RNA sequence: GGGCUCUUAGCUCAUCCGGUAGAGCUCCCGGCUCAUAACCGGGCGGUGGUAGGUUCGAGUCCUACAGAGCCCACCA
Numbered sequence: 001g002g003g004c005u006c007u008u009a010g011c012u013c014a015u016c017c018g019g020u021a022g023a024g025c026u027c028c029c030g031g032c033u034c035a036u037a038a039c040c041g042g043g044c045g046g047u048g049g050u051a052g053g054u055u056c057g058a059g060u061c062c063u064a065c066a067g068a069g070c071c072c073a074c075c076a
Stems, first nucleotide, its partner, number of pairs: 001072007010025004019056001027043005049065005
């Protein structure tokens, strides 16, 4: 220097061909217990790396930039 993949809730990850986002864990509340853990019930929480574009509508398509990973080349 070239190519590919990834970047979604605190964490790990989903989200078929665009229709407006969900699970598990964590956390909080309650139940159970002498109590703790486990277990059971309920709840909070993201606008999707950043900025633009296309579209009636984008996490989901396009562009640029940033970060992470992998492969190739160059240099020597």
Model confidence (mean pLDDT): 82 of 100. This is a predicted structure of a 76-nucleotide RNA (transfer RNA) from a Thermotogota bacterium. Lineage of the source: Bacteria > Thermotogati > Thermotogota. It matches the Rfam family "tRNA". Rfam links the family to the GO term triplet codon-amino acid adaptor activity. The RNAcentral record of the sequence draws on ENA. RNAcentral records the identical sequence in 3 taxa.